[in-house]
RNA sequence: UUCUUAUCAAGAGCAGGUGGAGGGAAAAGCCCUAUGAAGCCCGGCAACCGACUUAAUUUUCCCAAUUAAGCACGGUGCUAAAUCUUGCAGCGUCAGCUGAGAGAUAAGGA
Numbered sequence: 001u002u003c004u005u006a007u008c009a010a011g012a013g014c015a016g017g018u019g020g021a022g023g024g025a026a027a028a029g030c031c032c033u034a035u036g037a038a039g040c041c042c043g044g045c046a047a048c049c050g051a052c053u054u055a056a057u058u059u060u061c062c063c064a065a066u067u068a069a070g071c072a073c074g075g076u077g078c079u080a081a082a083u084c085u086u087g088c089a090g091c092g093u094c095a096g097c098u099g100a101g102a103g104a105u106a107a108g109g110a
Base pairs, nucleotide, nucleotide: 001110002109003108004107005106006105007104008103013042016041017040018039022032023031024030027086028085029084043079044078045077048075049074050073052070053069054068055067056066057065058064083102088099089098090097091096
C1' cells in the first nucleotide's frame, strides 16, 4: 500500500499541566477555538487482540479447542457535535427512512 471480516446514535478532564493558532480526513456546508486550537504529558473511557479467572460444550480421560461471562496486566484505539451533516441509489408530498460509497479502528492475510 492492498484484500477480508467485525464495529462505528453509548462512554470518557464544565478550573489538570504545558503550549501558543488553529482544528473538525478531503470538497461543500455547518461548527469549535484567546472564556485559549493542534501537539505533548497526566487523567479518563471502552474492551478489538493477547494474558489471566470462572462456567458450559466437544473428547472415554488428559491435552486441546469452541462459546459465554468476568478482569483491565500487556498491544492498540478513543476522549465537542451520529463517522457533525451532505454528495450516489431506492422509497416518500414534505419531514425523513433504508442501503451503497468514502472514512476511522481492530484482527488476520498478501
Molecule: SAM riboswitch aptamer (S box leader)
Organism: Metabacillus lacus